[in-house]
The RNA shown here (transfer RNA) has 72 nucleotides and comes from a Candidatus Micrarchaeota archaeon. Rfam family: tRNA. It is annotated as a transfer RNA. The coordinates come from a structure-prediction model, not an experiment, and the mean pLDDT is 84. The source organism's lineage runs through Archaea, Nanobdellati and Microcaldota.

RNA sequence: GCCCCGGUAGCUCAAUGGCAGAGCGCCUGUCUUGUAAACAGGAGGUUGAGGGUUCGAUUCCCUCUCGGGGCU
Numbered sequence: 001g002c003c004c005c006g007g008u009a010g011c012u013c014a015a016u017g018g019c020a021g022a023g024c025g026c027c028u029g030u031c032u033u034g035u036a037a038a039c040a041g042g043a044g045g046u047u048g049a050g051g052g053u054u055c056g057a058u059u060c061c062c063u064c065u066c067g068g069g070g071c072u
Base pairs, nucleotide, nucleotide: 001071002070003069004068005067006066007065010024011023012022013021018055026042027041028040029039030038048064049063050062051061052060
C1' cells in the first nucleotide's frame, strides 16, 4: 500500500429500511436476624465521525477514524 471482518447500554451481543432490545452488571423494593439467592420494578444509548439516498437509515452508498485478520 491492497483486501476482508468488526465498532450499538458498564460488559458480551441482537435488531427484514418503520417504537433501538436481550443476558449479565448497577439502583430501588419485597423476602431474610444479616448477606446471597429468588421475585417485582427502575435507570442507563448522539447505534465510532461526517456526508449522501429515502417519507423514514443501526440497516443501503461515499469519505474518514479505531480495532482485528490476510496478502505484498